[in-house]
Context: one part of a larger RNA
Molecule: large-subunit ribosomal RNA, domain VI
Organism: uncultured Bacteroidota bacterium
RNA sequence: CGUAUGAUAUUUGAAAGGACCUGACUCUAGUACGAGAGGACCGAGUCGGACAUACCUCUGGUGUAUCUGUUGUGCCGCCAGGUGCAGUGCAGAGUAGCCAUGUACGGUCGAGAUAAGCGCUGAAAGCAUCUAAGCGCGAAGCUCCCCUUAAGAUGAGAUAUCAAUGAAAGUCGUAGAAGAUUACUACGUUGAUAGGCGACAGAUGUAAGCAUGGUAACAUGUUAGUCGAGUCGUACUAAUUACUUUCACAG
Numbered sequence: 001c002g003u004a005u006g007a008u009a010u011u012u013g014a015a016a017g018g019a020c021c022u023g024a025c026u027c028u029a030g031u032a033c034g035a036g037a038g039g040a041c042c043g044a045g046u047c048g049g050a051c052a053u054a055c056c057u058c059u060g061g062u063g064u065a066u067c068u069g070u071u072g073u074g075c076c077g078c079c080a081g082g083u084g085c086a087g088u089g090c091a092g093a094g095u096a097g098c099c100a101u102g103u104a105c106g107g108u109c110g111a112g113a114u115a116a117g118c119g120c121u122g123a124a125a126g127c128a129u130c131u132a133a134g135c136g137c138g139a140a141g142c143u144c145c146c147c148u149u150a151a152g153a154u155g156a157g158a159u160a161u162c163a164a165u166g167a168a169a170g171u172c173g174u175a176g177a178a179g180a181u182u183a184c185u186a187c188g189u190u191g192a193u194a195g196g197c198g199a200c201a202g203a204u205g206u207a208a209g210c211a212u213g214g215u216a217a218c219a220u221g222u223u224a225g226u227c228g229a230g231u232c233g234u235a236c237u238a239a240u241u242a243c244u245u246u247c248a249c250a251g
Stems, first nucleotide, its partner, number of pairs: 001152001005163007015149004021049007033038001051106001053104003059100004066093005071086006110144003117137004166247006172188005193238003196234005202227003209222005
C1' cells in the first nucleotide's frame, strides 16, 4: 500500500514445513514342526538405545556486584577493623537465570488408494486362465490421521461485536521470563511497572564490639552477621504535565 467504511476479537485452511527410527527380554511355548538336534508364525507384555520437544522439582555444571577463609603489598596516623592491586590474587561453598549428564513427554493406533504378490467371477479360445469387462486382499513406502506456520490464497475467505459521533494509535516515562535496533508484552496515581523498605524462602557459616579462660596462638559466650537476580506485601521514590498522527463523517 492492497483486501472499496473503520476497529477489536475468534476462526476456515489452499499451500508449506516438522515428525516418521529401532533393539533385547518375558509369556503364548519348549507348543506347532522335526527321528533327533533344534525350534517358530500369529498374538500379549516389560525394559532399553539413539533422536526430538519442553522444563529446572530432583542430580549436577556455571554463577567476575553473594558469603567465608587466606598470601604478598599499598593506603585509611598506629592497634583493632576495613579497603585497593596481584588472572575474580588464590581457595571453599553457592540464590536466581541459563544449561545437560537431570526431569517429563513423543514416534503409537486407525483410515483410504496402491506396489510386488495372492485371489473371486470370467470370456476372447464350449476347456483352461487373477483380466480383456467387473470385484477383493495386500508394504517401514503414498494420501490422511499427529505438531507448527498459514487469506499478499491479489482467488486477498468466514463469524461475532463495537462506532456515525467520535474512534484508534503513537510520542514520552517505569519495566520485562521480550529484545542488536526495531518489534512484542505489562504498567503509568482510578497505579504494585521498576527501585527502596518489611517479612519469608534460600546462600554462607556463627559478624563487629565487649566479656571470660589461656604466657600466647586461640577458644567460648553474647537472639550470629552479611547477602545479586526469588516469593508475598507496602505508594516512600520514579512512571508529571503535555503533544502528535491516522481513520471516519456513508445510505